[in-house]
RNA sequence: GCACCCGUAGCUCAGUUGGAUAGAGUAUCGGCCUCCGAAGCCGAGGGUCGCGCGUUCGAAUCGCGCCGGGUGCACCA
Numbered sequence: 001g002c003a004c005c006c007g008u009a010g011c012u013c014a015g016u017u018g019g020a021u022a023g024a025g026u027a028u029c030g031g032c033c034u035c036c037g038a039a040g041c042c043g044a045g046g047g048u049c050g051c052g053c054g055u056u057c058g059a060a061u062c063g064c065g066c067c068g069g070g071u072g073c074a075c076c077a
Stems, first nucleotide, its partner, number of pairs: 001073007010026004019057001028044005050066005
């Protein structure tokens, strides 16, 4: 340099034939329970869906560019 894959909550991830309020588990916090904890049950907070532009009535999802990570290939006097 070329090709492909990945980037969504603190962490691990789902959601990609465009559609209505963005989710799960875990962690954190609160409540119930308990003599106190743990476990269990209930609830809450937490998100520019990597960034920008575009297409569209509508984008996490499609297109272009860029950034970061990974894999393979090429180059290497």
The prediction has a mean pLDDT of 80. The RNA shown here (transfer RNA) has 77 nucleotides and comes from Paraglaciecola arctica BSs20135. Rfam family: tRNA. About the family: Transfer RNA (tRNA) molecules are approximately 80 nucleotides in length. It is annotated as a transfer RNA. Lineage of the source: Bacteria > Pseudomonadati > Pseudomonadota > Alteromonadaceae > Paraglaciecola arctica.